[in-house]
Context: one part of a larger RNA
RNA sequence: GACGAACGCUGGCGGCGUGCCUAAUACAUGCAAGUCGAACGAACGGAGCUAGGAACUUGUUCCCGGCAAAGUUAGUGGCGCACGGGUGAGUAACACGUGGAGAACCUACCCUUUUGCGGGGGAUAACCAUUGGAAACGAUGACUAAUACCGCAUAGAAUCGCAGAUCGCAUGAUCAACGAAGGAAAGACGGCUUCGGCUGUCGCAAAAGGAUGGCUCCGCGGUGCAUUAGCUAGAUGGUGGGGUAACGGCCUACCAUGGCAAUGAUGCAUAGCCGACCUGAGAGGGUGAUCGGCCACAUUGGGACUGAGACACGGCCCAAGCUCCUACGGGAGGCAGCAGUAGGGAAUCUUCCGCAAUGGGCGCAAGCCUGACGGAGCAACGCCGCGUGUGUGAAGAAGGUCUUCGGAUCGUAAAGCACUGUUGUUAGAGAAGAACGACCGCUAGAGUAACUGUUAGCGGAGUGACGGUAUCUAACCAGAAAGCCACGGCUAACUACGUGCCAGCAGCCGCGGUAAUACGUAGGUGGCAAGCGUUGUCC
Numbered sequence: 001g002a003c004g005a006a007c008g009c010u011g012g013c014g015g016c017g018u019g020c021c022u023a024a025u026a027c028a029u030g031c032a033a034g035u036c037g038a039a040c041g042a043a044c045g046g047a048g049c050u051a052g053g054a055a056c057u058u059g060u061u062c063c064c065g066g067c068a069a070a071g072u073u074a075g076u077g078g079c080g081c082a083c084g085g086g087u088g089a090g091u092a093a094c095a096c097g098u099g100g101a102g103a104a105c106c107u108a109c110c111c112u113u114u115u116g117c118g119g120g121g122g123a124u125a126a127c128c129a130u131u132g133g134a135a136a137c138g139a140u141g142a143c144u145a146a147u148a149c150c151g152c153a154u155a156g157a158a159u160c161g162c163a164g165a166u167c168g169c170a171u172g173a174u175c176a177a178c179g180a181a182g183g184a185a186a187g188a189c190g191g192c193u194u195c196g197g198c199u200g201u202c203g204c205a206a207a208a209g210g211a212u213g214g215c216u217c218c219g220c221g222g223u224g225c226a227u228u229a230g231c232u233a234g235a236u237g238g239u240g241g242g243g244u245a246a247c248g249g250c251c252u253a254c255c256a257u258g259g260c261a262a263u264g265a266u267g268c269a270u271a272g273c274c275g276a277c278c279u280g281a282g283a284g285g286g287u288g289a290u291c292g293g294c295c296a297c298a299u300u301g302g303g304a305c306u307g308a309g310a311c312a313c314g315g316c317c318c319a320a321g322c323u324c325c326u327a328c329g330g331g332a333g334g335c336a337g338c339a340g341u342a343g344g345g346a347a348u349c350u351u352c353c354g355c356a357a358u359g360g361g362c363g364c365a366a367g368c369c370u371g372a373c374g375g376a377g378c379a380a381c382g383c384c385g386c387g388u389g390u391g392u393g394a395a396g397a398a399g400g401u402c403u404u405c406g407g408a409u410c411g412u413a414a415a416g417c418a419c420u421g422u423u424g425u426u427a428g429a430g431a432a433g434a435a436c437g438a439c440c441g442c443u444a445g446a447g448u449a450a451c452u453g454u455u456a457g458c459g460g461a462g463u464g465a466c467g468g469u470a471u472c473u474a475a476c477c478a479g480a481a482a483g484c485c486a487c488g489g490c491u492a493a494c495u496a497c498g499u500g501c502c503a504g505c506a507g508c509c510g511c512g513g514u515a516a517u518a519c520g521u522a523g524g525u526g527g528c529a530a531g532c533g534u535u536g537u538c539c
Base pairs, nucleotide, nucleotide: 001538002537003536005535006534007533008532009531012386013385014384015383016382017381018379019378020344025342026341027340029339030338031337034079035078036077039076040075042073043072044071048067049066050065052063053062054061055060056059086297087296088295096221097220098219099218100217101216102215105214106213110210111209112208113207114206115205116204117203118152120150121149128141129140130139131138132137159180160179161178164175165174166173167172187202188201189200190199191198192197223269224268225267230260231259232258235257236256237255238254239253240252241251242250272294273293274292275291276287277286278285279284299320300319301318302317303316322333323332324331325330350376352375353374354373358372359370360369361368362367389419390418391417392416399410400409401408402407423480424476425475426474427473428472429471433466439460440459441458442457443456444455445454483528484527485526486525487524488509489508490507494523495522496521497520498519504511505510
């Protein structure tokens, strides 16, 4: 000098940050991932319209039917749930950083280009019925739909066969001709219609390219112990095969006997890595909180499924431990998400508000969801800023302390007088953060036979958790706001009393045994100041 600090004494305000470093201990409760009815059947709903009947106040009400808009949803289906958020247990490793390579790779949604969306089929949930179970959850039978599922037709890629051209550091890469095998949603919502169809938006399929994200490989770099010296059988290499998006002992059969190591293999211990942060003139040393990038993990261990992507924190299965429910047959759970609880500890916060903004998921959209995020709350935990008054005022008051008893000092300090109003209190005014999207109106472009729709621009109306907050104005009152540590030397700052090697102090030297500037108290002084000291850690 610094700190994610803690402890002691003290404590007025604001802004901006920061806040379980220990038990990756166990968790009550609530919330943290949904959305789409413009994919689908069904159920509910019932504005409104209406056949029939009744009553009479002759245009209303009631009863029984039918059609049916808006809207709501359990289920099938699509997309998302692999992001965002948390933690640092493991990991000494291509985990990370940096620089390369992939002629060994993948990439949903998005963008660009080209082409297409023809014609069929069989089911199944929901619903209904029966039924098992305490529950969790099922079983059987019958019915039904789709952008769910499955064939067929068509189709340049990839594959195989065959001849060629261009290029590369090698394996090889690129281009194009011919022949053989393979996809889709006839979808949804609008507009026009002569009901034949046409057309717009969204969607779907194939191919090529891009973007984004990922995967793999390699060089170099960053740690302690040699009181760890030898390690290794899928081990090192080859061939055939399998597997993967892809190379590869990644796996397997056979063959060979290799491979690493004093330039430190192997083992043990410790540790997430980096941008950065602290210190230092620098070199260096230390650290890896907050913020950002990467990695790993999700009670412990293992496994795969689905999917473009996971071997998946709030998914599944198995095993283990723990907790809970049970009708004892069987079931349920996983806060290292946000709050919060217990425990541990020197020690670390609210079971708050809002989706208004930014961002994300779904949706044509309205919108819904979002403990991400935006905010508020608590804590002097840190940094910065402000205040606790200003001027005048000598009778140098009273009082305290010291005294050589003359006085000195606290000290212009106080009182008194005159002001100011930062902050405070009260009252009033009152933001920026809001831009969009959608809606209404107008204009123009592309497209269409035309319209709807779409794209761009302009105008209008409307949207704020924070918050009646910040800020501004007025009034009022010096009123409500100073402590902590030190005073022997280092080191700025001294006297008195008490104590008497006691009580005690102390970072080092040391002080205290009767005149202690070193202990305790008082007065004074010095330093810093809403803080000041102490302890811990690093330089």
A computed fold for a 539-nucleotide part of an RNA from an uncultured bacterium, annotated as small-subunit ribosomal RNA, 5' domain. It matches the Rfam family "Bacterial small subunit ribosomal RNA". RNAcentral holds the full RNA, with entries from ENA, Greengenes and SILVA.